The RNA shown here (transfer RNA) has 73 nucleotides and comes from a Blattabacteriaceae bacterium. The same sequence occurs in records of 2 taxa. The RNAcentral record of the sequence draws on ENA and MGnify. Its Rfam family is "tRNA".
[in-house]
RNA sequence: GGCGUGGUAGCUCAGAUGGUAGAGCGUCAGAUUCAUAACCUGGAGGUCGGUGGUUCGAUACCACCUCACGCUA
Numbered sequence: 001g002g003c004g005u006g007g008u009a010g011c012u013c014a015g016a017u018g019g020u021a022g023a024g025c026g027u028c029a030g031a032u033u034c035a036u037a038a039c040c041u042g043g044a045g046g047u048c049g050g051u052g053g054u055u056c057g058a059u060a061c062c063a064c065c066u067c068a069c070g071c072u073a
Stems, first nucleotide, its partner, number of pairs: 001072007010025004019056001027043004049065005
């Protein structure tokens, strides 16, 4: 340099045919307990790597850029 895979919540990861994003863990509050842990209930937390394009509508499709990993010369 070429090719491929991936970048989504603090962490690990889902997500559909394009219809406006979820789980587990963590965190906060509550319930329980003499108290702590565990268990239970509820909440907060996201420019879906960036820019542009297609579209009524993009996390998803297209182009370019960027970062990580792998293969290859």